[in-house]
RNA sequence: UCUAUACAAAGGCAAACUCAUUGGAAAAUGAGGACGCAAAGUUUCAGAUCCAAUGCUUAUGAAUGGAUGGCUGGGCUGCAUAG
Numbered sequence: 001u002c003u004a005u006a007c008a009a010a011g012g013c014a015a016a017c018u019c020a021u022u023g024g025a026a027a028a029u030g031a032g033g034a035c036g037c038a039a040a041g042u043u044u045c046a047g048a049u050c051c052a053a054u055g056c057u058u059a060u061g062a063a064u065g066g067a068u069g070g071c072u073g074g075g076c077u078g079c080a081u082a083g
Stems, first nucleotide, its partner, number of pairs: 002083004012037002017032006035070001041076003045073003048068004056061001
């Protein structure tokens, strides 16, 4: 440096749910709480899903726009062990 995640060791993160706050909503943040995760670290680059306040259209629909990284893939970064 590359590959792998079987055995360990040190650890790390935190689903659902509850409370509070923000938001039009999807959802997010904080606290509690652990379903799980070898990147469940980070990044909307591609796809996918979700949301209708503004904008577009004028049948109301779809995504201009927004959300999800714990939906999949990709980019960047990282611990340990083995080869």
This is a predicted structure of an 83-nucleotide RNA (c-di-GMP-I riboswitch aptamer) from Paucisalibacillus sp. EB02. The prediction has a mean pLDDT of 84. Of the family's consensus pairs, 94% are formed in the model. Rfam family: c-di-GMP-I riboswitch aptamer. From the family's description: GEMM was predicted in a large-scale screen for bacterial structured RNA regulatory elements. NCBI's taxonomy places the organism under Bacteria, Bacilli, Caryophanales, Bacillaceae, Paucisalibacillus.